[in-house]
RNA sequence: GGGUGUGUAACUCAGCGGCAGAGUGCCCGCCUUUUAAGCGGGAGAUCAUGGGUUCGAUACCCACCGCACCCA
Repeated sequence: GGGUGUGUAACUCAGCGGCAGAGUGCCCGCCUUUUAAGCGGGAGAUCAUGGGUUCGAUACCCACCGCACCCA
């Protein structure tokens, strides 16, 4: 340099063009003598970035940035 994949919550990951989710973690409560475990509730997202297509984009297209792998 070329190609492929990938980027969504603090972390690990889901998410057939139509309300952004789960587990873990964090906060509050219940339970327990206390902690842990268990149970209930809550907060937490510019969907890497910039454009485009569309009535509507996390999703499709283009560019760009980071990461991984392959080729040279």
Transfer RNA from a Candidatus Harrisonbacteria bacterium, 72 nucleotides, folded computationally. The RNAcentral record of the sequence draws on ENA. Rfam family: tRNA. Its family is annotated with triplet codon-amino acid adaptor activity in the Gene Ontology. By type it is a transfer RNA.